RNA sequence: GGGCCGGUAGCUCAGUGUCAGAGCACACGCUUGAUAAGCGUGAGGUUGGGGGUUCAAAUCCUUCCCGGCCCACCA
Numbered sequence: 001g002g003g004c005c006g007g008u009a010g011c012u013c014a015g016u017g018u019c020a021g022a023g024c025a026c027a028c029g030c031u032u033g034a035u036a037a038g039c040g041u042g043a044g045g046u047u048g049g050g051g052g053u054u055c056a057a058a059u060c061c062u063u064c065c066c067g068g069c070c071c072a073c074c075a
Stems, first nucleotide, its partner, number of pairs: 001071007010024004026042005048064005
């Protein structure tokens, strides 16, 4: 330098055009003598940044940034 994959909640990940979700973790409540487990409720997101397409974008296009893998070049 070229190619491919990925970036969504604190963590691991789903969501491939028209409500942003799950599990774990966290807070509160129920339960218990107490804890754990279990059950219930809740909080938590400018979907990596910019631009574009669209009535509508996490999702499509473009560019940049970050991480990973492969190839090439130099030495």
Predicted 3D model of a 75-nucleotide RNA (transfer RNA) from Roseicella sp. DB1501. The prediction has a mean pLDDT of 84. Taxonomically the source falls in Roseicella (Bacteria, Pseudomonadota, Alphaproteobacteria, Roseomonadaceae). Its Rfam family is "tRNA". The family's RNA type in Rfam is transfer RNA.